[in-house]
Order: sequence, then structure tokens, then C1' cells
RNA sequence: CAUACACGUUAGGGGUCCCCGGAUAGCACUGUCGGGGUGAGAAAGACCCUCGGAACCUGAUGCGGGUAAUGCCGCCGUAGGGAAGCGUGGUGCGGUCUCC
Repeated sequence: CAUACACGUUAGGGGUCCCCGGAUAGCACUGUCGGGGUGAGAAAGACCCUCGGAACCUGAUGCGGGUAAUGCCGCCGUAGGGAAGCGUGGUGCGGUCUCC
């Protein structure tokens, strides 16, 4: 000096759905609590992601499959967007000095 690795730190970005013959308030779609499904996460201040960026958004009231139902799974997707600095260590390259 570099760093597609690890840790730390500061800051930033992001999503929060589906079902219930349960409880509760309400005239019902609904709110809250509880339970079940997927998931890292379905409101925890947790989880995930920050440019070599599928965290997440758009297309999308899209297409195919499956399900009790749902972005549940796949396609779309080499698409279009999308939020970073620092420190320490490790590693790599180079230089200077000293000693043998």
C1' cells in the first nucleotide's frame, strides 16, 4: 500500500405475510391477544442487508406448480432499481533502518 477473509465500531438500508371451528372489543369486513404455516426475521428494538450489493423494492392484480391459505416453491432474474465509512487482526506485495 492492497485486501473478495474475520472481528469490532459508527452510520445507513429493509420486510413484517397467510390461516384458525380459539379469547376479547365491536353491527360486519376489523383491532388486540393466543395458536398454527413458511422464513434469519412475520414488531423484536430482534433479524437480514450495505456496491464483487437477490437484504429489499419494481415489473406483478404476471406465468407454472403446490397448499387449509399465503412471495409457500419455481420462473421471471446475466431485467430495472437498491443502503458504507473507519479501526484491529489475518493474508498478500513493496520500501527503509539495524543486527548476524
Predicted 3D model of a 100-nucleotide RNA (TPP riboswitch aptamer (THI element)).
It matches the Rfam family "TPP riboswitch aptamer (THI element)". Its family is annotated with thiamine pyrophosphate binding in the Gene Ontology. Rfam's curators write: Vitamin B(1) in its active form thiamin pyrophosphate (TPP) is an essential coenzyme that is synthesised by coupling of pyrimidine and thiazole moieties in bacteria.
The sequence was found by an Rfam model in a public genome assembly.